Overview: Predicted 3D model of a 75-nucleotide RNA (transfer RNA) from a Candidatus Aenigmatarchaeota archaeon. The RNAcentral record of the sequence draws on ENA. It matches the Rfam family "tRNA". It is annotated as a transfer RNA.
[in-house]
RNA sequence: GGGCUCAUAGCUCAGUUUGGUUAGAGCGCUGGUCUUAUAAACCAGUGGUCAUGGGUUCGAAUCCCAUUGAGCCCA
Numbered sequence: 001g002g003g004c005u006c007a008u009a010g011c012u013c014a015g016u017u018u019g020g021u022u023a024g025a026g027c028g029c030u031g032g033u034c035u036u037a038u039a040a041a042c043c044a045g046u047g048g049u050c051a052u053g054g055g056u057u058c059g060a061a062u063c064c065c066a067u068u069g070a071g072c073c074c075a
Stems, first nucleotide, its partner, number of pairs: 001074007010027004020058001028046006051067005
C1' cells in the first nucleotide's frame, strides 16, 4: 500500500438475510422481604445518540458512501 471481518446497555451477546408495532436477553447495579449478619432465593426498580458524519427512503440498528477504532490475510 491492497483486501476481508467486526463496532448495539457497565460486561457477554441476539436482532441486520426480507427496512416497518415501543430496540431485546443473560449477567450486573439499586431498593425491599427473609437472616444475628452475609450469601442464596423471592419482589420491585434501573438501563442505549445502535462507533462518527453524510446519503437513499414515507420510514434506517438494518441499504449506500466516507471517516475513526479493533482483528485477520496478502505484499